[in-house]
RNA sequence: GCCCUCUUAGCUCAGCUGGCCAGAGCAACCGCCUUGUAAGCGGUAGGUCGUCCGUUCGAAUCGGACAGGGGGCA
Numbered sequence: 001g002c003c004c005u006c007u008u009a010g011c012u013c014a015g016c017u018g019g020c021c022a023g024a025g026c027a028a029c030c031g032c033c034u035u036g037u038a039a040g041c042g043g044u045a046g047g048u049c050g051u052c053c054g055u056u057c058g059a060a061u062c063g064g065a066c067a068g069g070g071g072g073c074a
Base pairs, nucleotide, nucleotide: 001073002072003071004070005069006068007067010026011025012024013023019057028044029043030042031041032040050066051065052064053063054062
């Protein structure tokens, strides 16, 4: 230098066939249970889907540029 791949909640990830209100588990917080703690059960909050631009009535999802991580070739 070129090619491929990944980037979504504090962490690990799903969703990527364009339209359901963006989801799960763990963690956090509140409550129940317990003499108490842990475990268990119920609930709450937490995201402008890496950034910008474009296409579209409509973008996490399609296209482009850039940034960062991983891999391959030279």